Context: one part of a larger RNA
RNA sequence: GGCACAGGGCGGAUGCCUUGGCACUGAGAGCCGACGAAAGACGCGAUAAGCUGCGAAAAGCUGCGGAGAGGAGCAAAUAUCCAAAGACCCGCAGGUAUCUGAAUGGGGAAACCUACAUGAGCAAACCUCAUGUACCACAAAGUGAAUCCAUAGCUUUGUGGAGGGAACCCGGUGAACUGAAACAUCUAAGUAGCCGGAGGAAAAGAAAGAAAAAUCGAUUUCCAGAGUAGCGGCGAGCGAAAUGGAAAGAGCCCAAACCGCUGUGCGUGCAUGGCGGGGUUCGGACUGCACAAGCGACUCCAAAGACUAACCAAACGGUCCUGGAAAGACCGGCCAGAGAGGGUGAAAGCCCCGUAGGUGAAAGAAUGAGGAGAGCGGCAGUAUCCAGAGUACCACGAGACACGAGAAACCUUGUGGGAAGAAGCGGGGACCACCCCGCAAGGCUAAAUACUCCUUAGUGACCGAUAGAGCAUAGUACUGUGAAGGAAAGGUGAAAAGAACCCCGGGAGGGGAGUGAAAGAGAACCUGAAACCCUGUGUCU
Numbered sequence: 001g002g003c004a005c006a007g008g009g010c011g012g013a014u015g016c017c018u019u020g021g022c023a024c025u026g027a028g029a030g031c032c033g034a035c036g037a038a039a040g041a042c043g044c045g046a047u048a049a050g051c052u053g054c055g056a057a058a059a060g061c062u063g064c065g066g067a068g069a070g071g072a073g074c075a076a077a078u079a080u081c082c083a084a085a086g087a088c089c090c091g092c093a094g095g096u097a098u099c100u101g102a103a104u105g106g107g108g109a110a111a112c113c114u115a116c117a118u119g120a121g122c123a124a125a126c127c128u129c130a131u132g133u134a135c136c137a138c139a140a141a142g143u144g145a146a147u148c149c150a151u152a153g154c155u156u157u158g159u160g161g162a163g164g165g166a167a168c169c170c171g172g173u174g175a176a177c178u179g180a181a182a183c184a185u186c187u188a189a190g191u192a193g194c195c196g197g198a199g200g201a202a203a204a205g206a207a208a209g210a211a212a213a214a215u216c217g218a219u220u221u222c223c224a225g226a227g228u229a230g231c232g233g234c235g236a237g238c239g240a241a242a243u244g245g246a247a248a249g250a251g252c253c254c255a256a257a258c259c260g261c262u263g264u265g266c267g268u269g270c271a272u273g274g275c276g277g278g279g280u281u282c283g284g285a286c287u288g289c290a291c292a293a294g295c296g297a298c299u300c301c302a303a304a305g306a307c308u309a310a311c312c313a314a315a316c317g318g319u320c321c322u323g324g325a326a327a328g329a330c331c332g333g334c335c336a337g338a339g340a341g342g343g344u345g346a347a348a349g350c351c352c353c354g355u356a357g358g359u360g361a362a363a364g365a366a367u368g369a370g371g372a373g374a375g376c377g378g379c380a381g382u383a384u385c386c387a388g389a390g391u392a393c394c395a396c397g398a399g400a401c402a403c404g405a406g407a408a409a410c411c412u413u414g415u416g417g418g419a420a421g422a423a424g425c426g427g428g429g430a431c432c433a434c435c436c437c438g439c440a441a442g443g444c445u446a447a448a449u450a451c452u453c454c455u456u457a458g459u460g461a462c463c464g465a466u467a468g469a470g471c472a473u474a475g476u477a478c479u480g481u482g483a484a485g486g487a488a489a490g491g492u493g494a495a496a497a498g499a500a501c502c503c504c505g506g507g508a509g510g511g512g513a514g515u516g517a518a519a520g521a522g523a524a525c526c527u528g529a530a531a532c533c534c535u536g537u538g539u540c541u
Stems, first nucleotide, its partner, number of pairs: 001540009015526001016491002020463002022460007029452002031164002039100003042055003046078001050074002061094006070082003105114003115133007135161009168199001169197005179186001183233001209216002220247005230238002251444003254388001258277009283386003286381004294376002298373004307364002310359003316332004321328001333350002335339001341353003393417007403429001424439005478485002498525001501512004
């Protein structure tokens, strides 16, 4: 030194466990903010570094309700207190709520500096305290230049806005990698990113529609139609609609004609406003006749039920069994509208918490059966009047439509041109005729649909500490000027009973003693694999 056997050390795999995650389901909620948010800074405890809670009224104050013996959070110990005159705890409603932050008196290198006005404290000054003082928009009033009237401007008052938020939604803007086995049209993709805006949903929406010789009758979503018809360096790829079925279902209001009231301008007969009625496509005004059934998405009131604390809740004992411990075993019982689950010294329907099933609210927020009201609400005639203009449409250039300029309609519109007036106009995929369908250039509209930062109840052929979230908690430690990046780290025991005392040692550590079922469970603590290291014995060289 090799090998074998045995015993250790180191190490932290494995097994078991779970405080934490992951993915979903049902129900709820879907916004917070100048009444100062979200997010923070700094404080507040007898002692107090961190977390939690709270705000100079500071681990808290008040009222109401619940609950009923302990309590002063995590978190031990000591001290001092609170509590049947009901504490602590839970729910509801209030009060307080420093400083920063939209941050808003002004400033500023966030959590700091510094004013003015009015009022209060003080005999008074200083000082302290309280309130107000940002900007923008709109409305009203006042005031008011150049410039006579006027207007701009200014001032005051009132109301609103501003900022934040996970995804979902609408709009604006808008890539590249990539694919095409290269690459340019194309694709990726109107995706990512950025910006604006809104809501609990948003958007869309009551036909200038879809169709086809028959009709249907707003929108949205799903299933089929269909990877079809088509588009496409006809490459890669892109990719409908009608129609059928299903979910849901709801329709309305203006502008104008006409009537009434009332203004303004100037060139005095022209132009142009405001308010009220009327009216809205089965057209209406107008004329004639009739005049209340019904509807009621808006406003107000609001029942019951549910929610936000809780409460009641059945039934088991024994043993000379095993054991540290009984819930195990044995013996004999019981309950069950409850044998879901968790805990208890192993494995408990009957020990504890619960569970089935019942009961319950002083206060609060929501829902809204129902009621009341606003509002809507008929028929006939067709002479005249009205029915959304720089619009429709055309040309050129783009975009968007599944559709890449194509035979390219329809939709949007940058530039230029530019109608008609219901005997009119648009569409039916160039265009024309016939026929059919509809009525643009104003607006509103639940439900079916999308999503989940959040609350609550649950579920899992999901994970079990290199897994599952990055985090069994941490956006911490640490890195970076910064944007940003970003860990590791769980387990004594049933109970600390966490080892008094003695010995060696400077200590660390160890040996006894003691606790415990176990200390080969001793805090570097369950189990304790391998690599690696050591010791002993044997054997070989």